[in-house]
Context: one part of a larger RNA
Molecule: large-subunit ribosomal RNA, domain I
Organism: uncultured Alphaproteobacteria bacterium
């Protein structure tokens, strides 16, 4: 030097775990804000660094009900205190509530800067709009306009689902212009717990049906369509649900209000086992038992129905009367059957239907009727027959959704896996910004966390002793390989 055997070192795979997560079910809520929101800044503790929590009254104040012995939030402790005169904790209910933010007195490079009124002070007040009302009030006579006060509103924030508006391209056609993608993303505006549609100027066909909404079929059918790529229904069946009313007067809606009923907390009770054995420790193993409307689950030194928390089942309630039903009364709206409207011309758009033989529906812009003896449709137009009556207005139910709260599941994951994040994670950190964005879990049943002695530099480490069931359980489970050694052997 190499090769084996052996024992270490390094390293963190494997294996077990689970506080995290992932998907769905159900039932709740379906908002929150000028009474200052959602998010933030700065602050609050005996000591105080993050985190929670609170707000100069600052891990808290008051008041009610629970509830019964410890407490003083957590990493994480030490000193000081609280507490059967009932604490800490839990539900409910107020009180407090710096400063930034719609941010609202005025500026402003958010968390700071300057102010005005009123009041002795401690406070308070002061934006802009919109409508209502009252007083003023110009050019310009009368009047608008404009200002001025007092009132009730709005603003902003939030996952998706819901309606309007505006509106791509990549991409398909195996290039490519029509056309598709697609009326999507995308932005902008509303609104609600759902939105939207909604009581036939609909449909059918000579038989009839009877608002809307969803499902599921009819059907990838009829069509459409550089008749390419593709797009793509309807009558009709069968189901969910079911509900109609008002335009002037017994009435509908909306509010207010009389009375009454009436969810929902915290929490409470809650059945039954020993005895040997091994072992560090029994809940294993072996006898013998017992409970069950409770054998779901999770903890206890290994695997517990009967040790503990639980569970089945059973009870609970002050204050506050917010949701909701009923009920009583009051006001307040709802202007009389729908004209610049149907229809038409031009030029768009929507209808599965790309202008076509294009019905039928918005309408930009010209026009432009009838008047139930009347209209509108029946897929060019006629005529017959058949059916409905537009141009006012509301309206549950079944549907969609889940950012949040409860309880539940699962041939879902198990620390390169599952959220990005089991840990001080949107943390460290990177960028001027917009934004990108980690990496880290695991002693042990109990800290019993190695007293005391050596050796060393008052180290770092190591050796003895102690704890332990183990210290090759010592900041640590298990501890593979790669990697680097040491001891032995055997070649060279």
């Nucleotide at each position: 030097g190499g090769c084996a055997u052996u024992u270490g070192g390094u390293g963190g795979a494997u294996g077990c775990c689970u506080u995290g997560g992932u998907g769905c079910c159900a039932a709740g809520a379906g908002g929150c804000g000028a009474u200052g929101a959602a998010g933030g800044a700065c602050g609050u503790g005996a000591c105080a660094c993050g985190c929670u929590g609170c707000g100069a009254a600052a891990a808290g104040c008051c008041g009610u009900g629970g509830g019964g012995a410890g407490c003083u939030g957590c990493g994480a402790g030490u000193a000081a205190g609280c507490u059967u005169u009932g604490a800490u904790c839990c539900g409910c209910g107020g009180a407090u509530a710096u400063c930034c933010g719609a941010a609202u007195g005025g500026g402003g490079a958010a968390a700071c800067c300057c102010g005005a009124c009123c009041g002795u002070a401690a406070g308070g007040u002061c934006a802009u709009c919109u409508c209502u009302a009252u007083c003023u009030g110009a050019a310009u006579a009368a009047a608008u306009a404009g200002g001025a006060u007092a009132g009730c509103g709005a603003a902003g924030c939030a996952a998706a689902c819901c309606c309007g508006g505006u509106a791509a391209a990549c991409u398909g056609a195996a290039a490519u212009a029509u056309c598709u993608a697609a009326g999507u993303a995308a932005c902008c505006g509303g609104a609600g717990g759902a939105a939207a549609g909604g009581a036939c100027a609909u449909c059918a066909a000579c038989c009839g049906a009877g608002a809307c909404u969803c499902c599921g079929u009819u059907a990838g059918u009829a069509g459409u369509g550089a008749c390419g790529a593709g797009c793509g229904a309807a009558c009709g069946c069968g189901g969910a649900c079911c509900a109609g009313g008002c335009c002037a007067g017994u009435g509908g809606c909306c509010a207010a209000u009389u009375a009454g009923a009436g969810a929902a907390a915290a929490c409470c009770g809650a059945a039954a086992u020993c005895g040997u054995c091994u072992g560090g420790a029994a809940a294993g193993g072996c006898g013998a038992g017992c409970c069950a409307u409770a054998a779901u689950g999770g903890g206890u030194g290994a695997u517990a129905g009967c040790c503990c928390c639980g569970u089945a089942c059973g009870g609970g309630u002050a204050a506050a009367g917010u949701u909701u039903c009923u009920u009583u009364u009051u006001g307040g709206u709802c202007c009389u059957u729908g004209a610049g409207u149907a229809g038409g011309g031009c030029g768009g758009g929507a209808c599965a239907c790309g202008u076509g033989a294009a019905a039928u529906c918005c309408u930009g812009u010209c026009u432009g009727a009838a008047c139930a003896u009347g209209g509108g449709g029946g897929g060019a137009c006629c005529a017959c027959c058949c059916u409905c009556c537009a141009a006012g207005c509301c309206u549950a139910a079944g549907u969609a959704c889940u950012a949040c709260u409860u309880g539940g599941c699962a041939a879902c994951c198990g620390a390169u896996a599952g959220u990005g994040a089991a840990c001080a994670a949107g943390u460290a950190c990177c960028g001027u910004g917009a934004g990108g964005g980690a990496a880290a879990g695991g002693u042990g049943a109990a800290a019993a966390g190695c007293a005391c002695c050596c050796c060393a530099a008052u180290g770092a480490g190591g050796g003895g002793a102690g704890u332990g069931a183990a210290a090759u359980a010592g900041a640590c489970c298990u501890g593979a390989a790669a990697c680097c050694g040491a001891a032995u052997g055997c070649c060279u």